[in-house]
RNA sequence: GAGUUUGAUCCUAGCUCAGGAUAAACGCUGGCGGCGCACAUAAGACAUGCAAGUCGAACGGACUUAACUCAUUCUUUACGAUUGAGAGCGGUUAGUGGCGGACUGGUGAGUAACACGUAAGCAACCUGCCUAUCAGAGGGGAAUAACAGUGAGAAAUCAUUGCUAAUACCGCAUAUGCUCACAGUACCACAUGGUACAGUGAGGAAAGGAGCAAUCCGCUGAUAGAUGGGCUUGCGUCUGAUUAGCUAGUUGGUGGGGUAACGGCCUACCAAGGCGACGAUCAGUAGCCGGACUGAGAGGUUGAACGGCCACAUUGGGACUGAGAUACGGCCCAGACUCCUACGGGAGGCAGCAGUCGGGAAUAUUGCGCAAUGGAGGGAACUCUGACCCAGCCAUGCCGCGUGAAGGAUGGAGGCCCUACGGGUCGUAAACUUCUUUUGUCAGGGGAUAACAGACAGUACGAGUACUGUUUUGAAGGUACCUGAAGAAUAAGCAUCGGCUAACUCCGUGCCAGCAGCCGCGGUAAUACGGAGGAUGCGAGCGUUAUCCGGAUUUAUUGGGUUUAAAGGGUGCGUAGGCGGAAUGUUAAGUCAGCGGUGAAAGUUCCCGGCUCAACCGGGUCAGUGCCGUUGAUACUGAUGUUCUUGAAUGCGGUCAAGGUUGGCGGAAUGUGGUGUGUAGCGGUGAAAUGCAUAGAUAUGCCAUAGAACUCCGAUAGCGAAGGCAGCUGACCGGACCUGCAUUGACGCUGAGGCACGAAAGCGUGGGGAUCAAACAGGAUUAGAUACCCUGGUAGUCCACGCUGUAAACGAUGGACACUCGUUGUCGGCGAUAGACAGUCGGCGGCUAAGCGAAAGUGAUAAGUGUCCCACCUGGGGAGUACGGUCGCAAGGCUGAAACUCAAAGGAAUUGACGGGGGCCCGCACAAGCGGUGGAGCAUGUGGUUUAAUUCGAUGAUACGCGAGGAACCUUACCCGGGUUAGAAUGCAAGUUGAAUAUGGGCGAAAGUUCAUAGUCUUCGGACAACUUGCGAGGUGCUGCAUGGUUGUCGUCAGCUCGUGCCGUGAGGUGUCGGGUUAAGUCCCAUAACGAGCGCAACCCCUACCCUCAGUUGCCAGCUGGUCAAGCAGGGGACUCUGGGGGAACUGCCUGCGCAAGCAGAGAGGAAGGCGGGGAUGACGUCAAAUCAGCACGGCCCUUACGUCCGGGGCGACACACGUGCUACAAUGGUCGGCACAGAGGGCAGCCACCUGGUGACAGGGAGCUAAUCCAUAAAGCCGGUCUCAGUCCGGAUCGGAGUCUGCAACUCGACUCCGUGAAGCUGGAAUCGCUAGUAAUCGCGCAUCAGCCAUGGCGCGGUGAAUACGUUCCCGGGCCUUGCACACACCGCCCGUCAAG
Repeated sequence: GAGUUUGAUCCUAGCUCAGGAUAAACGCUGGCGGCGCACAUAAGACAUGCAAGUCGAACGGACUUAACUCAUUCUUUACGAUUGAGAGCGGUUAGUGGCGGACUGGUGAGUAACACGUAAGCAACCUGCCUAUCAGAGGGGAAUAACAGUGAGAAAUCAUUGCUAAUACCGCAUAUGCUCACAGUACCACAUGGUACAGUGAGGAAAGGAGCAAUCCGCUGAUAGAUGGGCUUGCGUCUGAUUAGCUAGUUGGUGGGGUAACGGCCUACCAAGGCGACGAUCAGUAGCCGGACUGAGAGGUUGAACGGCCACAUUGGGACUGAGAUACGGCCCAGACUCCUACGGGAGGCAGCAGUCGGGAAUAUUGCGCAAUGGAGGGAACUCUGACCCAGCCAUGCCGCGUGAAGGAUGGAGGCCCUACGGGUCGUAAACUUCUUUUGUCAGGGGAUAACAGACAGUACGAGUACUGUUUUGAAGGUACCUGAAGAAUAAGCAUCGGCUAACUCCGUGCCAGCAGCCGCGGUAAUACGGAGGAUGCGAGCGUUAUCCGGAUUUAUUGGGUUUAAAGGGUGCGUAGGCGGAAUGUUAAGUCAGCGGUGAAAGUUCCCGGCUCAACCGGGUCAGUGCCGUUGAUACUGAUGUUCUUGAAUGCGGUCAAGGUUGGCGGAAUGUGGUGUGUAGCGGUGAAAUGCAUAGAUAUGCCAUAGAACUCCGAUAGCGAAGGCAGCUGACCGGACCUGCAUUGACGCUGAGGCACGAAAGCGUGGGGAUCAAACAGGAUUAGAUACCCUGGUAGUCCACGCUGUAAACGAUGGACACUCGUUGUCGGCGAUAGACAGUCGGCGGCUAAGCGAAAGUGAUAAGUGUCCCACCUGGGGAGUACGGUCGCAAGGCUGAAACUCAAAGGAAUUGACGGGGGCCCGCACAAGCGGUGGAGCAUGUGGUUUAAUUCGAUGAUACGCGAGGAACCUUACCCGGGUUAGAAUGCAAGUUGAAUAUGGGCGAAAGUUCAUAGUCUUCGGACAACUUGCGAGGUGCUGCAUGGUUGUCGUCAGCUCGUGCCGUGAGGUGUCGGGUUAAGUCCCAUAACGAGCGCAACCCCUACCCUCAGUUGCCAGCUGGUCAAGCAGGGGACUCUGGGGGAACUGCCUGCGCAAGCAGAGAGGAAGGCGGGGAUGACGUCAAAUCAGCACGGCCCUUACGUCCGGGGCGACACACGUGCUACAAUGGUCGGCACAGAGGGCAGCCACCUGGUGACAGGGAGCUAAUCCAUAAAGCCGGUCUCAGUCCGGAUCGGAGUCUGCAACUCGACUCCGUGAAGCUGGAAUCGCUAGUAAUCGCGCAUCAGCCAUGGCGCGGUGAAUACGUUCCCGGGCCUUGCACACACCGCCCGUCAAG
């Protein structure tokens, strides 16, 4: 820096990622070199080999023989050879002795400590070898190993006798202030003291070896140095207080002992101390440091490799030797383990180098060499050295190099992808051409590390050193490096590709398989799984895991917080501690500055240099922020002295208050008791009941009594530290404020522990007990009701004493001080007094500026700006739980975790949705009415059931007379059966034929097939048709949750947005809110908003009035003709009407109200009045609403079938259930007769006048009409008759019979007619629907579809023509504002508990 809490936002907060690092491990892969690293686990056990020896110039021996001597033998008589002996030169060496084995090397078990780091001290100490100086080494003695003998034992080894040497051991002599004792002078110092000098007395030493010699190496005493060590001290050094007290040698003193040395180090006695909240003691963990990693730094983590220190060496203990050890490869004892054994007894210690087993995710060769460096011994040569130098193994890390370079295309093949006759990509990549040769291979060359040292020779001088020359010595290694040759030849992978995070497509899979660091992907179109192509990153490596730091300011010193996110202790007093007013002097601890010492080397920084570069290495230089010393400065802090008054306190005076404690007193109310009056109820509730009451309640009068609480005043009033405090009054106690004047002189603030106070409830003992009232009982409510409501009622509530110690103990805001705009109210003083007004001090409140804050808010009573002190927080859950401790009589309080689990939990604010929240408003929403539905029969749709099939879809509102505005076949998608497979249909191209078609025949259920007859046009190009072939088929199969289009609904509801500006960190707000008004976000006013868009309205159509134009098929007033009659005819345009155009309505006028918008008026006028009525018109969006079966379309699926053709059946089934309708139940009616008045629409395969026949449906004839002309008559109504309340002259279902019509065909399954039959039904439960005027209701007419029709449906048309609306409390739906919210899939939400299963 990013991701992740939300619909979105800001904040808080956690989780996660990107970086760096590693002694790493694992997976895949692997060409070379250089330089490093490599048992982190079992301080587990170890076979085998090696890792510490050396000196013969300390000593006695032993062994050995080249040379020597003597003797002997032989011969070539020689400096010959052989044999023996001697002494002994040389060599080797077990033992004695000396030095070294205390170094080097390993490991980190232990250790929380003067172990380590750093800085000091030792006047309290030691120091082999080394250096320097001084002095010395005379003379003796006694042993002992080896060896020899004897003996024991399996062995290891041991015992005994005897001989012997020394630089082994022991006396004697000599000796220095070397040691001790006594006394002294001078100087110094840090308390005991130290140094120098000199005196007296006492004590203390030695070793020789080599050499011809010179001389060298050693020896003894002393002093000094150097080196190495020992001891002491200041400071620093992990976690836990759920470890708070620890300590008897403990702390100190005296005497003594011990040590190299101080010291309770040890001992005896005496005293009673010592340590600890600045964390003793205890427990856990751990070697410490230089450094390393990380980080901007401060820090955090770490302590492998290299270096310093410490500790350890199988475990524990002990000392010896020694200069040095309490000793890794020494000794003794004990334990465990292993091995040998003759069972008696012995041996051993890899945390040295290799190596083995074991453990483990995991860590190498039983290599070469002492050539170099270093070490031990030696005079030296030299010997030893698993220290070391090298090599081997491992991509374990860092660094470097390579796997080729240049050219090469409108771009091959192949893979992959796409919008696919074509493009894109892999890709200049390859092929191909030219070039180069690092690395590898082969061949050749190639000597740094070597200098010392040794040997020989020479020179110089101070005589054992220096220099010169020659010569000897290389593990690595015939390596590095160099040259040459051939040849692109020998050499690329790993991870990732949803966001963070660079990199995208296809296929497969289908909440499966799987992925995942976090968020999260996967349920049929997955850039997230698996594969492929492509891409990205790094590259001999790449990923993963683990760990550390970073990011994380997420423990905050730098650099955080605590009103509401986690977090202020319930309150005060006060101890330690921290902090602290003014002036001045001294001091110089803190502080600051200069100088000195130290801060090892390596490492880090920078510079230079060496390996071809780099890593690596060498030289130099900073740095090392620290500690110590010293000199100075003195502002500030500290210490100390003197002084001051402003902080603080005290006195005198005044005022205030429900401040506290303890007495006394008061009235009202309540309960109870007594006694009257009085009678049937009272009481209680939403409604009731339990309860009380005729044994007299309730109510009411009087008297008495008990306990508790104090009406009004009373108030964002008062007092108190908080809890808290209220009738009146006495006593005692405390406090605050104010005014002036005095006094003290910093006496102050805070406050861990501590102490005290601390509501209610609760506990103990004893009282008291009126009211109220947990528990409990009863009555209700309820599905239940262990509750809410009611009737009772015990603890308790009250008092005294004692305990408890907690609360949302809250201002969710610790205390103190200082500073910082205003305004308004109130309480107590002062001042001033006048019922005014302003000032001042101290309280209690409101609003607000700046500032602060995530915001809400806060704002002199800060959450502002500062200082000081205390308390507390560090993701949510687990959990304020468990364990431990402590307090409590108990209840319980205080202190207070972890495992595990989640990716959030949270704060504030925003927009919505929601609320059995509020306000305003609307709608046939309720109410008021009228008529229905729900009951009956039938029609129709649906569910269910049934079926071979009962095709499919629609399912709350918003499915159910819906898709369907016409299912007998067809339709038709379903079922059964029979056919067919380029296909049932159409197009294009090519070819063949002349048909197609009609009629008839055969087979067949049909489709189809077959035969016969008839049968084309032509401008000769062809057209047309059939067949064949090729290319395009087809699917009412799936997905409406992949889609387009269309539609329903909220809703014809009044809303939904935008630009600019402004406000807000932001989501967002404002505008659009407010006051009015409207049907309306309609308009007006106001206004940080001003405008605009989609909606509203208007513009469009129909209708109501008028005018005008036109006048047939319509009309007929006047004129004429004419008929039985009739606009029938001439004619006319007046009227009706038709259909073009126009007018008319706008709150325009009046009155009233109102700022206006607008509202009201039985206003005027007008056909129409406040939107005149109706229609069309449906904003942003919601319901993953409906439709893949209207159509279109992506993907998937079928292809002799899920396509297609045909016959028959089904979609019409029927115990049931529901929706929508029709007809009724009758008299406002039925029936019969007569009479009257519409509108709209349709009509040639049609409507059909009229005539005839038929009771009728209809049939046979037959005018008119392609329509203002013909078809063509409305019904309710009116007039008259009849029926008289009944299952009827109501009602018409059902059934029987006979017919008509349509149609290829009415069996399943049509409509209609006539005759007969005459079911249910007498107004419909709970519930529910429509409608506010030409509406409901009622009456008929028409049309679409259509051969016909199951139409009672749908869409229209006109006739007759009501009732009611007080009103908005309630139900439903909606709009605006506001409020709450833990909801946002949005209350059909969220969420808690129990139970069951697992």

Small-subunit ribosomal RNA from an uncultured bacterium, 1398 nucleotides, folded computationally. It matches the Rfam family "Bacterial small subunit ribosomal RNA".